FMN riboswitch aptamer (RFN element), 133 nucleotides, folded computationally. Of the family's consensus pairs, 100% are formed in the model. Its mean pLDDT, the model's own confidence on a scale to 100, is 76. It was read from a public genome assembly, where an Rfam model found it. Rfam family: FMN riboswitch aptamer (RFN element). Rfam's curators write: The RFN element is a highly conserved domain that is found frequently in the 5'-untranslated regions of prokaryotic mRNAs that encode for flavin mononucleotide (FMN) biosynthesis and transport proteins.
Order: sequence, then structure tokens, then C1' cells
RNA sequence: AUCGUUCUUCAGGGGGUGGUGCAAUUCCACACCGGCGGUGAUGCGAGUGAUCGACAAGCCCGCCAGUUCAGCUUGAACAGACCCGGUGCGAACCCGGGGCCGACGGUAAAAGUCCGGACGAAAGAAGAAUUGG
Repeated sequence: AUCGUUCUUCAGGGGGUGGUGCAAUUCCACACCGGCGGUGAUGCGAGUGAUCGACAAGCCCGCCAGUUCAGCUUGAACAGACCCGGUGCGAACCCGGGGCCGACGGUAAAAGUCCGGACGAAAGAAGAAUUGG
């Protein structure tokens, strides 16, 4: 230094105005929001160089919380959504434009944004300790 082990801390944002109505932050019009890991051409920073580093995706790959079923380690399903143009050798990621998506239960009326499970759990991130390889 790395792997392992143990512990600690942290780890999700958003409904404003108007309309209809007996009733809607749930419908309609205009709004608002985007968890975690990976990848992220080119470019940028460092280096003589090989190379290294920082930023960067809701809709490219995967993961988390919820529910159901089977099992009782776990597995499956619910379960999501992107195109066009530009640049370029090359774009699912860059730039421009237009679009689309969002668990479960509740409700005076259908909810990504309100209330609830949840002062929870967790993808993971950071740090500390330590025997061992």
C1' cells in the first nucleotide's frame, strides 16, 4: 500500500397561480423536482512521456427503499421513460431543440410534488481501529 474484519458518521428533491366543481396541492392550463454505482469519445488540468486526476446521464448498463408470489440463503414479477439536429474518425453521455417518465396505502375527487409506513430501511460515500493474508 492492498485485501479482509470490526466500528462510527452521513446518505432524496419538488405544488406556486388560475380554472371547473358540493368536494381536487389528486382533474385542466401554466409550474416545479431528479437518489446511488458504472460508462462518459473530444475537451480541461498535471506529466518529457507511458500515464494520472477533476467535472459531467431521471429516460445507456446496473442498484436501493415498497408490494406480491415462490422459497426461507435467495429468486421472479410488479417496474418506468428519447428522439431530432449540430460537432466530430467516433456521441446512449458533449452542444442546441423538442419530447417522455416517476412504487405502495390514504384522501370530500384520480397524487412524481400532500399525508402515512419512515425519527425506518438502504444502493452507497467518508472516516477510524485492528488481528490476519